[in-house]
Bacterial large signal recognition particle RNA from an Actinomycetes bacterium, 265 nucleotides, folded computationally. It is recorded under the gene name ffs. Rfam family: Bacterial large signal recognition particle RNA. From the family's description: The signal recognition particle (SRP) is a universally conserved ribonucleoprotein involved in the co-translational targeting of proteins to membranes. It is annotated as a non-coding RNA gene. The sequence is in RNAcentral, with records from ENA. The prediction has a mean pLDDT of 75.
């Protein structure tokens, strides 16, 4: 070298989690890999491997080392978001307030600020006007007797002439009523594009006059002070991501190397 028979080994492996620790059962990855029996308030072991029974296969594609690659898993850390708590000047935003006149609006030679004049808003006092209220005034009605004329009839004195009281009605008036109310007179006040004198204020309006180019501060920038805890910021905590990066296990699968016994040829 071949043959045949056998061993030792292999018959899946990992990562979280449990646990003193380890393996298994459930979970998750990888991917395809005998069978039965246990097992989460667990089962079983104390060191290499679930324990308990049966198979298959067997010296290499398969076993065993080492070494890449790397599915997935973990743990901190560091961004990002979200959430709950705090905080009070560290700075911004909001919001008040002041102030400033950079830009935008908007006024301004059909004259801006500024000056000065007189007025106007304010307030007192006089006047006038207009309004109401009385008052006088005008009209009208107004008196069975006790008002005024005139009094028919009638009555009364008288010889008579002629005189005298008077009812009705008539006319007129008092008091008082009711209207009117131009004049007059007097009171009155949430009357007035009214007049006049004075005063306060000089604010704010319009206006003349003088000068001749600025003014507002409405929004933005800007300085300055306040406020306060909505945001933002800072500090704790937690959730959470196809997120960075770190370290750790680490499956499949690549590469290299290494492992038997016995009998015949």
């Nucleotide at each position: 070298c071949c043959g045949u028979g056998c061993u030792a080994g292999g018959u899946g492996g990992g990562g979280a989690g449990c646990u003193a620790g380890c393996g298994g059962u459930g979970c998750c990855c990888u991917g395809u890999a005998c069978c039965c029996g246990c097992a989460a308030u667990c089962c079983g072991c104390u060191c290499c491997a679930g324990c308990g029974g049966g198979g298959c296969u067997g010296a290499a594609u398969c076993c065993c080392u080492g070494u890449c690659c790397g599915a997935g898993g973990g743990c901190g850390c560091g961004c990002g978001u979200c959430c709950g708590a705090a905080g009070g000047u560290c700075a911004g935003c909001a919001c008040c307030a002041a102030g400033c006149a950079c830009g935008g609006a908007g006024u301004g030679u059909u004259g801006a600020c500024g000056g000065u004049c007189a007025g106007g808003u304010c307030c007192c006092g006089c006047g006038c006007a207009a309004c109401g209220c009385c008052a006088c005034c005008u009209u009208g009605c107004g008196a069975a007797c006790c008002g005024c004329g005139u009094c028919a009839g009638g009555u009364c004195c008288g010889g008579g002439a002629g005189g005298a009281a008077g009812c009705a009605g008539c006319g007129c008036u008092a008091a008082g009523c009711a209207a009117g109310c131009a004049c007059u007179g007097g009171c009155g006040a949430g009357u007035g594009c009214c007049g006049c004198g004075g005063g306060u204020g000089c604010g704010c309006c319009g206006g003349g006059c003088c000068u001749g180019a600025g003014c507002u501060a409405c929004c933005g920038a800007c300085u300055u002070g306040g406020c306060g805890a909505g945001c933002g910021c800072u500090c704790c905590g937690g959730g959470u991501g196809g997120c960075g990066g770190g370290c750790u296990c680490g499956a499949c699968g690549g590469c290299a190397g290494g492992u038997g016994c016995a009998c015949g040829g």